[in-house]
């Protein structure tokens, strides 16, 4: 690149460092009371992997489902401000009707599985 899955849940202390940073655009945030990075501890459990419990199926090899992650581990990958922070482009409502509120879909990022 592509395909397919997820996303109103979870988790932060210390040291360095020092001025932007939360893709991108616009808003809202967060920031010298030290953010973003980076490194060490520690935690989280999404996705892959391992054990397992209940139901279906079953060609007995297994696949498939579990409404807010069925339960446990934490080996791989990733996460630990705020919903993917919100919106952005489409559709549908409603209104004090052209923009604002509310729902739905998409697209984009991002994160994992494959290719």
């Nucleotide at each position: 690149u592509c395909u397919c899955a997820u996303g109103c849940a979870g988790a932060g202390u210390g040291g360095c460092u020092g001025a932007g940073g939360g893709a991108c655009u616009g808003g809202c945030c967060c920031g010298a009371u030290g953010a973003c990075g980076c490194c060490a501890c520690g935690g989280c459990a999404a996705c892959c992997g391992g054990c397992u419990c209940c139901g279906a199926a079953u060609c007995c090899g297994u696949u498939c489902g579990g409404g807010g992650u069925g339960g446990c581990c934490a080996g791989g990958u990733g996460c630990c401000a705020a919903a993917u922070c919100c919106a952005g482009c489409c559709c549908c409502g409603a209104c004090g009707g052209u923009g604002u509120c509310g729902g739905g879909g998409a697209a984009a990022a991002a994160u994992g599985a494959g290719a």
This is a predicted structure of a 115-nucleotide RNA (SAM riboswitch aptamer (S box leader)) from a soil metagenome. The coordinates come from a structure-prediction model, not an experiment, and the mean pLDDT is 80. The sequence is in RNAcentral, with records from MGnify.